Description: The RNA shown here (transfer RNA) has 75 nucleotides and comes from a Pyrinomonadaceae bacterium. The RNAcentral record of the sequence draws on ENA and MGnify. Its Rfam family is "tRNA". Rfam's curators write: Transfer RNA (tRNA) molecules are approximately 80 nucleotides in length. By type it is a transfer RNA.
């Protein structure tokens, strides 16, 4: 220094074909049913404007440039 994959919720990860309303899901924690209680089980709530800035578009987590952090290969 080249290449190639990764960045979404505290954490693991979808959503990568642009579309109605700014994004689901598990675990975790938070409230409840149940229990003498507590795990387990079930149910509800809450939690993100999607690495960062630009740009294309009537519209961007999705497409495009740039630069940042982490993996891995090669030099």
């Nucleotide at each position: 220094u080249g290449c190639g994959g990764a960045g979404u919720a505290g954490c693991u990860c979808a959503g990568g074909c642009g579309g109605u309303u700014a994004a689901g899901a598990g675990c975790a924690g938070c409230c409840g049913u149940c229990u003498c209680a507590u795990a387990a089980a079930c149910g509800g709530a809450a939690g993100g404007c999607c690495g960062c800035g630009g740009g294309u578009u009537c519209g961007a987590g999705u497409c495009c440039c740039g630069c940042c952090u982490c993996c891995g290969c090669g030099a």